[in-house]
RNA sequence: GCCGCCGUAGCUUAGUCCGGUUGAGCGUCUGGCUGUUAACCAGUUGGUCUGCGGUUCGAGUCCGUACGGCGGCG
Numbered sequence: 001g002c003c004g005c006c007g008u009a010g011c012u013u014a015g016u017c018c019g020g021u022u023g024a025g026c027g028u029c030u031g032g033c034u035g036u037u038a039a040c041c042a043g044u045u046g047g048u049c050u051g052c053g054g055u056u057c058g059a060g061u062c063c064g065u066a067c068g069g070c071g072g073c074g
Stems, first nucleotide, its partner, number of pairs: 001073007010026004020057001027045001029043004050066005
């Protein structure tokens, strides 16, 4: 330099193919349980879906571009 994949909550990720209410687990916080902690149980807290632009009634999802990560080729 060229090509491909990936970027969603504090962390790991589903959802993307085929546009239509953004979910789960872990974690945080509060309470219960008890000699105490841990474990367990209940509740709670959570998102500019990497940025910008475009298409559309409507974009995490489609298109363009930039940035970042990983891999391949040279």
Overview:
RNAcentral holds the sequence, with entries from ENA. This is a predicted structure of a 74-nucleotide RNA (transfer RNA) from a Candidatus Bathyarchaeota archaeon. The source organism's lineage runs through Archaea, Thermoproteati and Candidatus Bathyarchaeota. It matches the Rfam family "tRNA". Rfam classes the family as a transfer RNA.